[in-house]
RNA sequence: CUUAUCAUGAAAGGUGGAGGGAAAUGGCCCUUUGAAGCCUUAGCAACCAUCCUUCCUGAUUGUUAUCAGGAUUAUGAAAGGUGCUAAAUCCAACUCCCCUUGUAGGAGAUAGAUAAG
Numbered sequence: 001c002u003u004a005u006c007a008u009g010a011a012a013g014g015u016g017g018a019g020g021g022a023a024a025u026g027g028c029c030c031u032u033u034g035a036a037g038c039c040u041u042a043g044c045a046a047c048c049a050u051c052c053u054u055c056c057u058g059a060u061u062g063u064u065a066u067c068a069g070g071a072u073u074a075u076g077a078a079a080g081g082u083g084c085u086a087a088a089u090c091c092a093a094c095u096c097c098c099c100u101u102g103u104a105g106g107a108g109a110u111a112g113a114u115a116a117g
Base pairs, nucleotide, nucleotide: 001117002116003115004114005113006112011041012040013039014038015037019030020029021028025092026091027090042085043084044083047081048080050077051076053074054071055070056069057068058067059066060065089111094108095107096106097105099102
């Protein structure tokens, strides 16, 4: 830089000792009943890899078998590579739409996170 996803889901212990929720602004929230960070264990998820099932194509053949490739979001599993385990990416901001005109609702942009390339 490109693509995909981001309202699901899943926490205990040890250490630590005051902050944290990405950054700046405004809210709101978590936190000495112990924040961040680090370690251990457990779990969640299914992006990549792997495997099962199903289907498609091709090859082989002793023919419902074997092998290879594939499936535009196909199905399931979870021992691998990552990631994650308060709150929608906590909410808003900028643009647009809608009406019941509300500190409402919806869509998008920007920014960010994660994965793959």
Predicted 3D model of a 117-nucleotide RNA (SAM riboswitch aptamer (S box leader)) from uncultured Fulvivirga sp. The sequence is in RNAcentral, with records from MGnify. Its Rfam family is "SAM riboswitch aptamer (S box leader)". Rfam links the family to the GO term regulation of gene expression. Its mean pLDDT, the model's own confidence on a scale to 100, is 75.